Predicted 3D model of a 489-nucleotide part of an RNA (small-subunit ribosomal RNA, 3' major domain) from a metagenome. Its Rfam family is "Bacterial small subunit ribosomal RNA". RNAcentral holds the full RNA, with entries from SILVA.
Context: one part of a larger RNA
RNA sequence: UGACGGGGGCCCGCACAAGCGGUGGAGCAUGUGGUUUAAUUCGAAGCAACGCGAAGAACCUUACCGAGGCUUGAACUGUAAUGGGCGAAUUUAGAGAUAAGUUUUUCCAAUUUGCGUAAGCUUAUUGGACUAUUAUAGAGGUGCUGCAUGGCUGUCGUCAGCUCGUGUCGUGAGAUGUUGGGUUAAGUCCCGCAACGAGCGCAACCCUCACCUCUAGUUGCCAGCACAUAAUGGUGGGCACUCUAGAGGAACUGCCGUCGAUAAGGCGGAGGAAGGUGGGGAUGACGUCAAGUCCUCAUGGCCUUUAUGUCUCGGGCUACACACGUGCUACAAUGGUCAGUACAGAGGGUCGCAAUACUGUGAAGUGGAGCUAAUCCCUAAAACUGAUCUCAGUUCGGAUUGGAGUCUGCAACUCGACUCCAUGAAGUAGGAAUCGCUAGUAAUCGCGGAUCAGCAUGCCGCGGUGAAUACGUUCCCGGGCCUUGUACA
Numbered sequence: 001u002g003a004c005g006g007g008g009g010c011c012c013g014c015a016c017a018a019g020c021g022g023u024g025g026a027g028c029a030u031g032u033g034g035u036u037u038a039a040u041u042c043g044a045a046g047c048a049a050c051g052c053g054a055a056g057a058a059c060c061u062u063a064c065c066g067a068g069g070c071u072u073g074a075a076c077u078g079u080a081a082u083g084g085g086c087g088a089a090u091u092u093a094g095a096g097a098u099a100a101g102u103u104u105u106u107c108c109a110a111u112u113u114g115c116g117u118a119a120g121c122u123u124a125u126u127g128g129a130c131u132a133u134u135a136u137a138g139a140g141g142u143g144c145u146g147c148a149u150g151g152c153u154g155u156c157g158u159c160a161g162c163u164c165g166u167g168u169c170g171u172g173a174g175a176u177g178u179u180g181g182g183u184u185a186a187g188u189c190c191c192g193c194a195a196c197g198a199g200c201g202c203a204a205c206c207c208u209c210a211c212c213u214c215u216a217g218u219u220g221c222c223a224g225c226a227c228a229u230a231a232u233g234g235u236g237g238g239c240a241c242u243c244u245a246g247a248g249g250a251a252c253u254g255c256c257g258u259c260g261a262u263a264a265g266g267c268g269g270a271g272g273a274a275g276g277u278g279g280g281g282a283u284g285a286c287g288u289c290a291a292g293u294c295c296u297c298a299u300g301g302c303c304u305u306u307a308u309g310u311c312u313c314g315g316g317c318u319a320c321a322c323a324c325g326u327g328c329u330a331c332a333a334u335g336g337u338c339a340g341u342a343c344a345g346a347g348g349g350u351c352g353c354a355a356u357a358c359u360g361u362g363a364a365g366u367g368g369a370g371c372u373a374a375u376c377c378c379u380a381a382a383a384c385u386g387a388u389c390u391c392a393g394u395u396c397g398g399a400u401u402g403g404a405g406u407c408u409g410c411a412a413c414u415c416g417a418c419u420c421c422a423u424g425a426a427g428u429a430g431g432a433a434u435c436g437c438u439a440g441u442a443a444u445c446g447c448g449g450a451u452c453a454g455c456a457u458g459c460c461g462c463g464g465u466g467a468a469u470a471c472g473u474u475c476c477c478g479g480g481c482c483u484u485g486u487a488c489a
Base pairs, nucleotide, nucleotide: 001489002488003486004485005484007483008482009481010480011479012478013477015473016472019437020436021435022434023433026329027328028327029326030325031324032323033322034320035319042053043052064315065314066313067312068311069310070309076138077137078136079135080134081133082132083131084130087104088103089102090101091100092099093098106129107128108127109126110125111124114121115120140304141303143302144301145300149298150297151293152292153291154289156287161200162199163198164197165196166195167176168175169174180191181190182189206281207280208279209278211249212248213247214246215245216244217243220239221238222237225236226235227234252275255269256268257267258266259265331430335389336388337387338386339385340384347378348377349376352371353370357366358365359364396427401422402421403420404419405418406417407416443465444464445463446462447461448460449459
């Protein structure tokens, strides 16, 4: 100087407390461990691994296993030699990769022969393009080492810290500044002070939401005036309004009172759409964990080279006495079922989204208006109204199983999703323990998107309905500053 302390002081955080809803019990989904297996590919391991890499394993993916093939190789570059096609269609054998055939088939330039007025056609030679074979130099490796590395990322933590120059003090390591008194979300600001300044962080500058003005008015809108219709901005017309999307304004403790040291600032109030960082996002200092990743990519070294490379088919990654994590659905009446009826936002759409209509109990099918989209389409549910069920393992719950189907796709056996009929398991609120959340939040309800042929209870977004509680900082956890002890570095 640090680190640590079941030392002290001050302070903060959904850290506790106060509340609301969960997890832990059940069934299922999913990840992991373990076990099994020919293989169940590999990585991730307290927080910070475990719905994680994987924004989507039937084949492919795929790295694993079995079997069948290839060896300058599946892909790529160069050199040399030899050839002319490459390709397309098709037959046979085979699980296929492949193997053996059949038909058809090159282009460009220069010179040149013949024909022709010319355009051009044609003969031969050379060179080139493209391509095949052989030889050769490289290749290839999701093989090892993340403890050789780059890059990227997690984490402490959006915590308020981490440093430097000059000066001063100290023999020195170092100290000072950065400590102190206040204050703040903040090393934020004020005051003081052997310090004076500065840098990286904080804040602000950026995006978005909330208010207003201006500009603009189609595909959006419809106040007033007409037209038309069973009805609808459907039409003329208009850009007032909503909205869209560009430019501005607006909030600064600016004003008032009070507390404070006359400061920084705190508290209350006014006005205001918004008030003290207005809400949300992006933004992550010096560093820590030899944290993670050689399987994104790049890369040193090592290993491999008729195989640890590569092609193919089939299987596996989907196994199942069990254990754990994360979720979904429930156990019901604030509910289930049936009928009626209303209201979004944000996205996506031509290899696509698909309306009206018709068929089917349904998944869906037929058909195809419109739309390269403020134009057309995908497109709500909870809520509300009425009826019924009456506390039951039930009209709760839907697992499981049998049967019949739909769709995607060469192909749903291993191993897809969905529908209908039947079946109707556990479950009556979950031990110890443990998690999230402070407001348009929790809870609850549906919708969209990426990936994607098909496949979501996951992920990323969107809106609808919409709470309770916070006395307080003694205690648990994590963190910041000062101080103290130490046989630790």